[in-house]
Molecule: c-di-GMP-I riboswitch aptamer
Organism: Piscibacillus salipiscarius JCM 13188
RNA sequence: UCUCGAUAAAGGCAAAACUGGUGAAAACCAGUGACGCAAAGCUACAGGGGCUUCUGUGCAUUUUGAGCACAAUGCCAGCCAGCUACCGAA
Numbered sequence: 001u002c003u004c005g006a007u008a009a010a011g012g013c014a015a016a017a018c019u020g021g022u023g024a025a026a027a028c029c030a031g032u033g034a035c036g037c038a039a040a041g042c043u044a045c046a047g048g049g050g051c052u053u054c055u056g057u058g059c060a061u062u063u064u065g066a067g068c069a070c071a072a073u074g075c076c077a078g079c080c081a082g083c084u085a086c087c088g089a090a
Stems, first nucleotide, its partner, number of pairs: 004088002012037002017032006035078001041083003047080002049076003055071005
């Protein structure tokens, strides 16, 4: 240095749910809370994948509304991926 990851040391993050807030939604923020995590740190047009549809287009209907399909410009890094990093037993 690379790989690897202890019932090591020192620390870290925080799922679901609930409460409050933002948002059309997905989701996000704060608090409580710990399911888990050795990258659960960072990166979301310019890798893959997933979620949502205010709005737009089409279909159908039609007085309107509601409905169905498609499309991110909205999101997800706790899906894979990329980049960086603490500790050091075997």